[in-house]
RNA sequence: GCUCUAGUAGCUUAACGAAAAAGCACCGGUUUUGUAACCCGGAGAUCGAAGAUUAAAAUUCUUCCUAGCGCC
Numbered sequence: 001g002c003u004c005u006a007g008u009a010g011c012u013u014a015a016c017g018a019a020a021a022a023g024c025a026c027c028g029g030u031u032u033u034g035u036a037a038c039c040c041g042g043a044g045a046u047c048g049a050a051g052a053u054u055a056a057a058a059u060u061c062u063u064c065c066u067a068g069c070g071c072c
Base pairs, nucleotide, nucleotide: 001071002070004068005067006066007065010024011023012022013021026042027041028040029039048064049063050062051061052060
């Protein structure tokens, strides 16, 4: 230098172009002599960035950024 893959909540992952779901973590409650676990509830991501297409983009296209595999 080239190709490919990935980028979504604090972490790990989902999501037919119709507007973001779950587990763990966090907060509150329940329970306990107390802690943990169980159970109930709550908050938290405009989806790596900028453009384009579209009535509508996390999703399609382009260019960058970051990380990784491979080739040279």
Transfer RNA from Ariosoma shiroanago, 72 nucleotides, folded computationally. The organism belongs to Ariosoma, within Eukaryota. It matches the Rfam family "tRNA". Rfam classes the family as a transfer RNA. From the family's description: Transfer RNA (tRNA) molecules are approximately 80 nucleotides in length.